A computed fold for a 74-nucleotide RNA from Candidatus Riesia sp., annotated as transfer RNA.
Taxonomically the source falls in Candidatus Riesia (Bacteria, Pseudomonadota, Enterobacterales, Enterobacteriaceae).
The sequence is in RNAcentral, with records from ENA.
RNA sequence: GCCCCAAUAGCUCAGUGGUUUAGAGCAUUUGUUUUACACGCAAAAAGUCGGUGGUUCGAUUCCAUCUUGGGGUA
Numbered sequence: 001g002c003c004c005c006a007a008u009a010g011c012u013c014a015g016u017g018g019u020u021u022a023g024a025g026c027a028u029u030u031g032u033u034u035u036a037c038a039c040g041c042a043a044a045a046a047g048u049c050g051g052u053g054g055u056u057c058g059a060u061u062c063c064a065u066c067u068u069g070g071g072g073u074a
Base pairs, nucleotide, nucleotide: 001073002072003071004070005069006068007067010026011025012024013023018057028044029043030042031041032040050066051065052064053063054062
């Protein structure tokens, strides 16, 4: 240089055009329980879905490009 893959909550990931309105687990905070801690149970908070532009009535989802990361190749 060329080819492929990925980017969604603090972390690991799901979701793949509309009908749960962006969700789960772990972590965090609060309550409950305990002499206390841990575990368990209940709840809360946390996201411009990497940036820009386009297609569409409608985009996290499709297309183009850029950025970042990973892999392959001489």